[in-house]
This is a predicted structure of a 402-nucleotide RNA (Bacterial RNase P class A) from a Desulfobacterales bacterium. Its Rfam family is "Bacterial RNase P class A". Its family is annotated with tRNA processing, dimeric ribonuclease P complex and ribonuclease P activity in the Gene Ontology. The coordinates come from a structure-prediction model, not an experiment, and the mean pLDDT is 75.
């Protein structure tokens, strides 16, 4: 150089202009009544805050809030090697075991098939406490070669051998089929075979022995024990779980309409209209005052929290402890957090080039061009997934040179 692999950081600084939203100061507009260094409520202007690593998906698990609950059971859902971590977790650390890669490293929802049911396409005889297509063996029979025997001799009889047809057993070594065939290799046994016997190798289950907190792991010995596979099929075991969610949930409350109670009136005329009183005149069955639920609206929930950072101690690590310090200034609700412009600096391109280098090639600098992602809070925290632009850094394989 190439390829790969794990991990950590950063999400460009800065300046001017123009603007968005919060929070204080001051000015001011307009309003209330408790007339005050008030409240509320317009603009205006100073100062000061002002998205992420993922703010995302909303897949987990919590805080918070409001409903439901005596205790147990069922049926539901989840988790599901082992330990340690935490508030919890299906999440993270360290392992074990299997797996995939030459490696560096990666991946596994990884109890239980020897407790029951069910399923294993397609091929194939058979798919699971087994079968019997081909083969092998074998017993009956019929057939045809052929050899003995009786017999001069043939023909039939008899006793045999090969060979073959049907029909019965046997076998699981071979063959063939599959993803998977009921341990493997060898003697030995046998009519052929076969863990049927044996040795050796593999597994399984027991037992002891040693290490480990434990998953497990090392070893010894016994037993023909040899059992297919699938539980993201049903089930079995353990061990968790009430529901809904900031539109939770609490408070303050307007106009119109309903609703209760009290007063007043209803020809003895309450109220109301004729511009403020009085008369007068027209209308006239209601009016007034409180009380109490809602809804419009508005306030809080709501920013300090399992919080950040440094240092120290404890741990292999996740984490935990202790003590300093820092944030009280995002907090919006058709929902702000921006917009151009200009310097810098980053990466990438060309071009020109000191220098290196036997060379190929590498280049300090300088000039020009370019590029800068994925994304936008919304009760709030721990996590995972996914999405994305750059940088360093261990550490692996290949190749060259030396």
């Nucleotide at each position: 150089a190439g390829a790969g692999u794990a991990g950590g950081c950063c999400a460009a600084a800065u300046g001017a202009u123009c603007g968005c939203u919060c929070g204080u100061g001051c000015c001011u507009u307009c309003g209330a009544c408790a007339u005050g260094u008030u409240c509320g409520u317009u603009g205006a202007u100073g100062c000061g805050g002002g998205a992420g690593g993922a703010a995302a998906g909303u897949c987990c698990g919590a805080g918070c809030u409001c409903c439901a609950c005596a205790g147990g059971g069922c049926a539901g859902g989840g988790u599901g090697c082992u330990u340690c971590g935490u508030a919890a977790c299906a999440c993270g650390g360290a392992g074990u075991c299997g797996u995939g890669g030459u490696g560096a490293c990666g991946c596994g929802a990884a109890g239980g098939a020897a407790a029951g049911u069910g399923c294993c396409a397609c091929a194939g005889a058979a798919a699971a406490g087994a079968u019997a297509c081909c083969g092998c063996c074998u017993u009956c029979u019929g057939a045809g070669a052929u050899g003995g025997u009786c017999g001069u001799a043939g023909c039939u009889g008899c006793c045999g051998u090969c060979u073959u047809u049907g029909a019965g057993g046997g076998u699981a070594a071979g063959g063939g089929u599959g993803a998977a065939a009921a341990g493997g290799u060898g003697c030995g046994g046998u009519a052929a075979g076969a863990g049927c016997g044996c040795a050796c190798c593999a597994g399984u289950u027991c037992u002891c022995c040693g290490g480990g907190u434990g998953a497990c792991c090392g070893g010894a010995g016994a037993a023909g024990c040899u059992u297919g596979g699938u539980a993201a099929a049903c089930c079995c075991c353990a061990c968790c779980c009430g529901g809904a969610g900031c539109a939770a949930g609490a408070c303050c409350a307007a106009a119109u309409a309903g609703g209760g109670a009290a007063g007043c009136g209803u020809u003895u005329g309450a109220g109301g209209g004729c511009g403020g009183c009085c008369c007068g005149u027209c209308c006239g069955a209601g009016c007034u005052u409180c009380c109490g639920g809602g809804u419009a609206g508005g306030u809080c929930g709501c920013a300090a929290g399992a919080g950040g950072u440094a240092u120290u101690g404890g741990g292999c690590a996740a984490c935990c402890a202790a003590c300093a310090c820092c944030c009280u200034g995002a907090g919006a609700u058709g929902a702000a957090u921006g917009a151009u412009c200009g310097u810098u600096g980053u990466u990438c391109c060309g071009u020109a080039a000191a220098g290196g280098g036997u060379g190929a090639c590498c280049g300090a600098u300088a000039c020009g061009g370019a590029a800068a992602a994925c994304a936008g809070a919304a009760c709030u925290c721990g996590g995972c997934u996914u999405a994305u632009g750059g940088c360093c850094u261990g550490c692996u394989c290949u190749g060259a040179c030396a």